[in-house]
């Protein structure tokens, strides 16, 4: 010095919920909180999840349609505090 790892110290980072705003929506952003986090820093490149709209089935109903629902496909979008890949990055005991 680096890798794996997380004792210590000093700091950082903020889940739920609140209040405000922006957004059709999921969600953002700002304060206030503080569940937790050694990368909860950065990126949405794959995977899952949401949301919105369109399409196309399938169930019910029911003369029959259709709405409503429940899956799938395409599209546009959110999530990086689901994973995973990428970049970067504090301390230094065992």
């Nucleotide at each position: 010095u680096c890798c794996u790892c997380g004792a210590a110290a000093g700091g950082g980072c903020a889940a739920a919920c609140c209040c405000g705003u922006c957004g059709u929506g999921a969600g953002g952003c700002g304060g206030g909180g503080g569940c937790g986090c050694a990368a909860a820093g950065c990126u949405a490149c794959g995977g899952g999840c949401c949301u919105g709209c369109g399409g196309c089935u399938c169930c019910c109903c029911c003369c029959a349609c259709u709405a409503c629902g429940g899956g799938c496909c395409g599209c546009a979008g959110g999530u990086c505090g689901c994973c995973u890949g990428g970049c970067u990055g504090c301390c230094g005991a065992a």
The RNA shown here (c-di-GMP-I riboswitch aptamer) has 94 nucleotides and comes from a bacterium. Its Rfam family is "c-di-GMP-I riboswitch aptamer". Rfam links the family to the GO term cyclic-di-GMP binding.